[in-house]
Order: sequence, then C1' cells, then structure tokens
RNA sequence: UUUUGAAAAAGGCACACCUUUCGAAAGAAAGGGCCGCAAAGCCACCGGUCUAAGGGGAAACCUAUGACAGCGGGGUUGCCAGU
Repeated sequence: UUUUGAAAAAGGCACACCUUUCGAAAGAAAGGGCCGCAAAGCCACCGGUCUAAGGGGAAACCUAUGACAGCGGGGUUGCCAGU
C1' cells in the first nucleotide's frame, strides 16, 4: 500500500423504551438503557423514506426551505487483526 473481517484483545457507538429540554411535526440534544454495529465516525451529492409549519387548493390533497448517515449508493477519515 492492496484486500478481508474468521478468531482474539484494547477500547468505541447505542435501536426500542424511560426522564428532561427544544421543535408545528418528522425529529433532535442531554442522562439512563439495551437490539444491534467494523465505520452504527463525518458529509444530504444521487436514489429512497418521514414530516407539512408556511405556501397552494372549494375540498381531497400537493409542496422542503424541515428531517433520517442505524434505508441503499457515493465521497472522506480511521482502530485492531489477518493478508
């Protein structure tokens, strides 16, 4: 440097749920927590999904400028071990 994650070690993250706060909501932050994770580190670039305050509409409903990186792809950085 390439590639792999079988076994192992050191450490890491933290679904559901609970509490508090923020938010119109989706959801987020902090604490607890465990399903799980080798990028479950980071980035909304592509696809997808969620929400619909505001806007549109007679209504049904439509709409992201709001979200999800633990939905897939992509970009980028990186621990340990094998190769």

Predicted 3D model of an 83-nucleotide RNA (c-di-GMP-I riboswitch aptamer) from a Woeseiaceae bacterium. Of the family's consensus pairs, 95% are formed in the model. The coordinates come from a structure-prediction model, not an experiment, and the mean pLDDT is 87. The source organism's lineage runs through Bacteria, Pseudomonadati, Pseudomonadota, Gammaproteobacteria and Woeseiaceae.